Predicted 3D model of a 116-nucleotide RNA (SAM riboswitch aptamer (S box leader)) from Hymenobacter sp. CA1UV-4. It matches the Rfam family "SAM riboswitch aptamer (S box leader)". About the family: The SAM riboswitch is found upstream of a number of genes which code for proteins involved in methionine or cysteine biosynthesis in Gram-positive bacteria. Gene Ontology term of the family: regulation of gene expression.
[in-house]
């Protein structure tokens, strides 16, 4: 890096180094930041995907925690299609457009776990 699939509104912070920007990409919004973020080391957690044990005819339920992830906000939010749903405008009355919001899809990112 690359195929296939599964997840993604739960969870789960302290010390210390650093010292300016961070929140994937682009764009808007929004947030977090010298009271030091993000990032890196340790510790500590959270979770159960893959693993191990139990049970079973199987699956499943259940236990540990050995390999990964993960410890701000839903993956921060919106972007692209569809339904509905409020507003407003324009209208040849037949619609049509913009915009808010809720849902569902896709796109894309990530993590596993499998294929090259």
């Nucleotide at each position: 890096g690359u195929u296939u699939u599964a997840u993604a509104c739960a969870g789960a912070a302290g010390c210390g180094g650093c010292g300016a920007g961070a929140g994937a990409c682009u764009a808007g919004g929004c947030u977090c930041c010298c009271u030091g973020a993000c990032c890196c080391g340790c510790u500590g957690g959270c979770a159960a995907c893959c693993u191990u044990c139990c049970u079973u005819c199987a699956u499943g339920c259940g236990a540990a925690a050995g390999g990964u992830g993960c410890c701000a906000a839903u993956u921060c939010c919106u972007a692209c299609c569809c339904a509905c749903u409020g507003c407003g405008g324009c209208u040849u009355c037949g619609g049509c457009c913009a915009c808010u919001g809720u849902g569902g899809g896709g796109c894309a990112u990530a993590u596993g776990a499998c294929u090259c």